Predicted 3D model of a 288-nucleotide RNA (Bacterial RNase P class A) from a Chloroflexota bacterium. Its Rfam family is "Bacterial RNase P class A". Rfam describes the family as follows. Ribonuclease P (RNase P) is a ubiquitous endoribonuclease, found in archaea, bacteria and eukarya as well as chloroplasts and mitochondria. Gene Ontology terms of the family: dimeric ribonuclease P complex, ribonuclease P activity and tRNA processing. Model confidence (mean pLDDT): 78 of 100.
[in-house]
Formats: sequence, C1' cells, structure tokens
RNA sequence: CGAGCAGGCCAGACGGUCGCGGCGGCGAAAGCCGUCGAGGAAAGUCCGGACAGCACAGGGCAGCGAAGCGGGUAACACCCGUCCGCCGUGAGGCGAGGACCAGCGCCACAGUGACGAACCCGCGCAAGCGGGGUGAAACGGGCAAGCUCUUCGCGCUGCAAGCGCAAGUAAGGGGACCAUGGCGUGGCCCGCGCCGUCCCCGGGUAGCGUGCUAGAGGCGGAGGGCAACUUCCGCCCCAGAGAGAUGACCGUCCCCGACGGAAUCCGGCUUAUGACCUGCCUCGGUGU
Repeated sequence: CGAGCAGGCCAGACGGUCGCGGCGGCGAAAGCCGUCGAGGAAAGUCCGGACAGCACAGGGCAGCGAAGCGGGUAACACCCGUCCGCCGUGAGGCGAGGACCAGCGCCACAGUGACGAACCCGCGCAAGCGGGGUGAAACGGGCAAGCUCUUCGCGCUGCAAGCGCAAGUAAGGGGACCAUGGCGUGGCCCGCGCCGUCCCCGGGUAGCGUGCUAGAGGCGGAGGGCAACUUCCGCCCCAGAGAGAUGACCGUCCCCGACGGAAUCCGGCUUAUGACCUGCCUCGGUGU
C1' cells in the first nucleotide's frame, strides 16, 4: 500500500417566514403563548411474549417446535460460551449435533447384481465355503435436511382483542333441532359448563369515549461476569393519528444525506441500504 475479517456509531445541521398533530396555560369566542412530535430497519408478518376475551379450566389423540454441554432472558426457533463436524491459506464463518438391530423407503456410473449374486477357478455327494472382474463400498455401506422412532416443551383467538355511553328500527316474518337435545374461541374424543342454539328473508345503526402510551423504558456512573447479561446509585419523560399529523419557501454550512414513514406495545430473526470510525485481527506486496 492492497485485499479481507470482526466490532461500533450516524442517518444532514443551523437560522428565518408561513402551514400541520398531541399536551398544558390564558381567553366568552376567534385565537394567542409554551412544549413535544417517525425508524434502524417503522419493512417482512417469520418466532417469542405483555395485555384482553373464551373460562372455573382438566385429560387424551392429532398437530407444531426443539435435540452435544453449560449459561442469559419475561420468553423464544433468539443471544453468549464451549466440545465436535464442515468451509476457508488465514483472521473467521456455518450447524444437517438423540436413534439405521422398531419398521418402511431411496442410492448415479461401472458392474451379473447395490440385499439375495450370472460366469470362471479350487474344495465338497450336496447344501455350501474360498478366490477372480467392476466399483468408494458386494452376506456390506450411506441418507432420518426421506417417512418414521425416542425424549422434552406448547390451550386458542387476537386491539378489526376488549370495556362503556349515546342513538336507532319492524310487538319484524318464516323454518330446523328440542333434554336420548342444542350450544360453548383452531380439529376430534372424554370430562365440564349453559339452557336454548342455528339457517333464510326483511329493517335499523355503524357515532363518541376508553383500550392509546410511564414502559420486561431511555441516558450516565460504579461493581460482578470470558461473554451474553446482570446488581446498585443518579437523572429524564422522548409521537399517539383516526382516510390517518412533519409540508412549502429563503439563507448558511459540509461528512453532499441511501433504504425508506409509527397505528396496542415490547424482545428477536430476516430482508433493503449511504457515509464514517476502531482493532495488542488475517493474508499478499514493497521498503528499511
């Protein structure tokens, strides 16, 4: 100097003039003032939960997930460490990690044949035994990331979950089952619970509040631990729309701004993507 590997951080900034949404204050109101206001992935909807309902919630079958050992976490198919295996010159990366004598299935080419074996040679009455060709393997091997088996784990549905208020129509009409019945939040059975449930036609309403943002929260410091992470102390409040809020213009700066916009909320994984930084890391080249 080049090429890699591992990790971290940012995601234009400042000022001005108008214009948006939440909250608070003032005001009779119009409005004014203050303050806050999209992401590292908000994306995919793939996992795990919080929360709500079924419901007082049990057992089983099916189904799904996991699979060396230990740890982290609210939990997980996630994360950390380590053993083993594979890939790479290497730093490192990946994980298909229980069982092939419980059973079934599959295995290219060559070869007679890839589980019942043709032909040749030797032994033998025969069955059969040994050898020769091919091939990685011929009375044996591989695959379970083929079905499966073993062990362990798992209720379901989802904020369009739910709770409440207001309003409103047409005492709505017809039919099926009817306690040996009907119904009950994935499917089936048992159990349990309720006493009604379901189908067709017709009519009304779809408005408001709540859930809705103070959290398994963020930042800083100290301690423990290889690490993931955790304990203590201190400080902070940082979007809650409802057809869905961040826009337009002007000026300055330089690292010249990519991918891209919350909709109940968190922890992960996966995918998309621009710039920068660090390494007592690796390989190659050159110079001293």